[in-house]
RNA sequence: GCCCUCGUAGCUCAGCCUGGUGGAGCGCCUGCUUGGUAAGCAGGAGGUCCCGGGUUCAGAUCCCGGCGAGGGCU
Numbered sequence: 001g002c003c004c005u006c007g008u009a010g011c012u013c014a015g016c017c018u019g020g021u022g023g024a025g026c027g028c029c030u031g032c033u034u035g036g037u038a039a040g041c042a043g044g045a046g047g048u049c050c051c052g053g054g055u056u057c058a059g060a061u062c063c064c065g066g067c068g069a070g071g072g073c074u
Stems, first nucleotide, its partner, number of pairs: 001073007010026004020057001028044005050066005
């Protein structure tokens, strides 16, 4: 230098292909339960979907550029 994959909650990741209410597990908070913890049960909070632009009635999703991470070739 070229090519490929990835970037979504505090963490690990689905969702993207086929655009239409932003999710799961763990963690966190509150309550129940217990003599007290842990476990269990119920509820809740937490998001600029990496950044910018484009297309569209509508973009996490499609297109372009940038940044970052990982891998491959030379």
Molecule: transfer RNA
Organism: Candidatus Altarchaeales archaeon